The RNA shown here (Bacterial RNase P class A) has 383 nucleotides and comes from a soil metagenome. It matches the Rfam family "Bacterial RNase P class A". Rfam describes the family as follows. Ribonuclease P (RNase P) is a ubiquitous endoribonuclease, found in archaea, bacteria and eukarya as well as chloroplasts and mitochondria. The family's RNA type in Rfam is ribozyme. The model forms 95% of the base pairs in the Rfam consensus. RNAcentral holds the sequence, with entries from MGnify. The prediction has a mean pLDDT of 78.

RNA sequence: GGCCAGACGAUCGCCCGCUUUCACACGAAGGCGAGAGGAAAGUCCGAACUCCGCAGGGCAGUGCGCCGGGUAACGCCCGGUCAGGGCAACCUGAAGGAAAGUGGCACAGAAAAUACACAGCUGACGUCCGGGGGCGACCUCGGGCAAGCAAUGGUGAAAAGGUGCGGUAAGAGCGCACCGCGCUCGUGGCAACACGGGUGGCAGGCAAAACCCCGCACGGAGCAAGGCCAAAUAGGGAAGCGCUAUAGGACGGCCCGUCCGAAGCUUCCGGGUAGGCUGCUCGAUCCCGCCAGUAAUGGCGGGGCUAGAGGAAUGAUCGUCACGCCGAAGCCCGACGGCCGUAAGGCCGGCGGACGAAGGCGGACAGAAUUCGGCUUACGGCC
Numbered sequence: 001g002g003c004c005a006g007a008c009g010a011u012c013g014c015c016c017g018c019u020u021u022c023a024c025a026c027g028a029a030g031g032c033g034a035g036a037g038g039a040a041a042g043u044c045c046g047a048a049c050u051c052c053g054c055a056g057g058g059c060a061g062u063g064c065g066c067c068g069g070g071u072a073a074c075g076c077c078c079g080g081u082c083a084g085g086g087c088a089a090c091c092u093g094a095a096g097g098a099a100a101g102u103g104g105c106a107c108a109g110a111a112a113a114u115a116c117a118c119a120g121c122u123g124a125c126g127u128c129c130g131g132g133g134g135c136g137a138c139c140u141c142g143g144g145c146a147a148g149c150a151a152u153g154g155u156g157a158a159a160a161g162g163u164g165c166g167g168u169a170a171g172a173g174c175g176c177a178c179c180g181c182g183c184u185c186g187u188g189g190c191a192a193c194a195c196g197g198g199u200g201g202c203a204g205g206c207a208a209a210a211c212c213c214c215g216c217a218c219g220g221a222g223c224a225a226g227g228c229c230a231a232a233u234a235g236g237g238a239a240g241c242g243c244u245a246u247a248g249g250a251c252g253g254c255c256c257g258u259c260c261g262a263a264g265c266u267u268c269c270g271g272g273u274a275g276g277c278u279g280c281u282c283g284a285u286c287c288c289g290c291c292a293g294u295a296a297u298g299g300c301g302g303g304g305c306u307a308g309a310g311g312a313a314u315g316a317u318c319g320u321c322a323c324g325c326c327g328a329a330g331c332c333c334g335a336c337g338g339c340c341g342u343a344a345g346g347c348c349g350g351c352g353g354a355c356g357a358a359g360g361c362g363g364a365c366a367g368a369a370u371u372c373g374g375c376u377u378a379c380g381g382c383c
Stems, first nucleotide, its partner, number of pairs: 001383004006321007014035001016033007037365001041376002044374005049222004061218005066080005081095001082093004096213002101211002104206002118153002120149003126145008161179006180202001181200008226278004236269006248260004285304008323362004330355001332353003336349005
């Protein structure tokens, strides 16, 4: 990386659809037909579909981040580049920016980023002390200081380009060669980038899986979405009766008056619950072949229809066969040792291995719930 996840039969069951008979209200019995997966899983990404929201834009938040391609889309896949690992075949990859800014780099160490100086090296130039020489200017030796250096040592995950030669008081890209790096030009490539030339003495190390910056993408909720039909009970609204306004109430001290107007009964309307129907499985679909393409994938042609149950059916036992493993005798193969033979070879021995009858053992992980594309995880075996 590919393939499989047993087959057939019998018996006993499960569940759905259609149908026959009996009950005809639920239902019962019979017949026929359909009935899990490579992951149906995790629900981690991406979509279809549905409803809600939405003038337009921004902030916040989340995700992604080399290049090209594929795709309905993706954070997936394919091909490449670069980096790392490996002798190699090959494998691996959150692979933009550390010179926008803020912060960090434990321990050790002198110093962890405007470099620094512990040990160490030098002490040329300058200066002090002492000795020697010279008439003198001064020369020379030793010691110290100021000063210079970063090669060497030590620390660390990491120490400010590396190696070599020159150079110097000692050193140092200080100079040069090669390597590395930056800039630039050319060539090849769609591009990431690669290769080559020129040029610069080298320029602030690591981590963005610290905050952050840059670029791109993203409205929310989910089939318990949503749509249709629609009891009983309770409650709401309207009309009529009640009522040529009755009970009652408001105004008022009372009356008149004016206004409001209950319960109850009848009819109608609308919302909504139980329940039922739908969404629901024919689809970015599966199989085969051909073509295009390195591939992912796409196109064309032919054929197939393969659960649709909203708390969940798809199972168990037995027999036969297939498959895998074990397996005595036997036979074959291999290297080794011994013997025989001029040699080719033969014989013997123990060891290792293949085949192998009867028989035995074995079949894991798991369980559709709107549907697809991925990823991840679980798991038995064969090649």